[in-house]
c-di-GMP-I riboswitch aptamer from Cohnella candida, 87 nucleotides, folded computationally. The prediction has a mean pLDDT of 90. RNAcentral holds the sequence, with entries from Rfam.
RNA sequence: CCACGAGAAAGGCAAACUUAUCGAAAGAUAAGGACGCAAAGCUACGGGCCUACCGGGCGAAAGCCCCAUGGCGGCCGAGUUGCCGAA
Numbered sequence: 001c002c003a004c005g006a007g008a009a010a011g012g013c014a015a016a017c018u019u020a021u022c023g024a025a026a027g028a029u030a031a032g033g034a035c036g037c038a039a040a041g042c043u044a045c046g047g048g049c050c051u052a053c054c055g056g057g058c059g060a061a062a063g064c065c066c067c068a069u070g071g072c073g074g075c076c077g078a079g080u081u082g083c084c085g086a087a
Base pairs, nucleotide, nucleotide: 004085005084012037013036017032018031019030020029021028022027035074041080042079043078045077046076047075048072049071050070055066056065057064058063
């Protein structure tokens, strides 16, 4: 240095839920809160998943179906950065 991840050490992040705000929604942000996480740091490049404002089709209407330019990095892969040092 690379790989790897302990009954080690210092720490870190923060699920569900609650409150407030933004948003059509998915969801995001902040505070509280911890299910968990060795990248649960960052990045929408690939796959997958979620939502359907606008738009299109059907319908008398209510509505139903399709659709991402919206979203999910704590779904997976990939890229990139990083703490410690037992086997």